[in-house]
RNA sequence: GGGCCGGUAGCUCAGUGGUAGAGCAUCUGACUUUUAAUCAGGUGGUCGCGGGUUCGAGUCCCGCCCGGCUCA
Numbered sequence: 001g002g003g004c005c006g007g008u009a010g011c012u013c014a015g016u017g018g019u020a021g022a023g024c025a026u027c028u029g030a031c032u033u034u035u036a037a038u039c040a041g042g043u044g045g046u047c048g049c050g051g052g053u054u055c056g057a058g059u060c061c062c063g064c065c066c067g068g069c070u071c072a
Base pairs, nucleotide, nucleotide: 001071002070003069004068005067006066007065010024011023012022013021018055026042027041028040029039030038048064049063050062051061052060
C1' cells in the first nucleotide's frame, strides 16, 4: 500500500429507511435483623468524524480517523 470485518449507554452487544433498545453495571424503593439474592422503577446516547441521497438515515452512497484479520 490492497482486500475484508468492526466503531451504537460505564461494559458486552442487538437494531429490515419511519419514536434508539437488551443484558450487566449504577441509583432509588420493596422484601430481609443486616448483607447477599430476588422483585419493581429510574438515570445514562453528538449512533467514530465530515459530506451526499431521501419527506425522513444508526441503517443507503462517498471521503477521512481508529481497531482487528489477511495479501504483498
A computed fold for a 72-nucleotide RNA from Arcobacter sp., annotated as transfer RNA. Its Rfam family is "tRNA". Rfam links the family to the GO term triplet codon-amino acid adaptor activity. The prediction has a mean pLDDT of 83.